A computed fold for a 102-nucleotide RNA from Halobacillus sp. A1, annotated as Purine riboswitch aptamer.
NCBI's taxonomy places the organism under Bacteria, Bacillati, Bacilli, Caryophanales, Halobacillus.
Its Rfam family is "Purine riboswitch aptamer". Its Rfam clan is "Purine riboswitches". The literature on the family includes a 2003 paper in Cell by Mandal et al., "Riboswitches Control Fundamental Biochemical Pathways in Bacillus subtilis and Other Bacteria".
It was read from a public genome assembly, where an Rfam model found it.
Formats: sequence, C1' cells, structure tokens
RNA sequence: UAAAAUCAAACGAUCAUCCUUCAUAUAUCCUCGAUAAUUCGGAUCGAGAGUCUCUACCGGAGCACCUUAAAUGCUCUGACUAUGAAGGCAGGAAUCAAAUGU
Repeated sequence: UAAAAUCAAACGAUCAUCCUUCAUAUAUCCUCGAUAAUUCGGAUCGAGAGUCUCUACCGGAGCACCUUAAAUGCUCUGACUAUGAAGGCAGGAAUCAAAUGU
C1' cells in the first nucleotide's frame, strides 16, 4: 500500500413489539336444560346457535316488575378478541454521555 475478516458510535432504512384512534365481525345478542334465591331476593352451572372469524358472550349504574310464586324485564355506559387501516410529529435552548479529529 492492497485485499479480506471482526468489532463498532451516530444517522438513515426495514422488520417486529407496544400504545392510541378508526373500520369490519356481533346485536357483548338469541334458543334451551339442570340446580338455586324469594322484596335485605331475582342467582349458579352446562349445551346449542350467531361471525367468510380465534376468543368472548360479561362488568357497572339506574328504573320497573313479581306480595312469597316462578319467572324476570327495560334503559344508559364500558370492553375483550380476530383481521385491516392511519398515527405515535416538528423546531429551539441547556446539560450529560459516546464516537471522531486537532
């Protein structure tokens, strides 16, 4: 001096994760079985169905209704999960650290 290998700050790119906001699915809905409570109560467990869909199918609040019986109803609010999309920014100053150069 040349080539190769290894290491490597900063910057940039890509990918992944996370968060937020949307869209689609599902109405956090529907049909049943068994057991349980009874106005200080109205519950628990299980099955099915619903989604080009895995999972979930509940929480909270309010109101009504049922006069001791076997049955609950309405309203508001909150998601979770699956897939897809967008975004998570820009500038300045100070301080600290690292790299390089002198």
The coordinates come from a structure-prediction model, not an experiment, and the mean pLDDT is 76.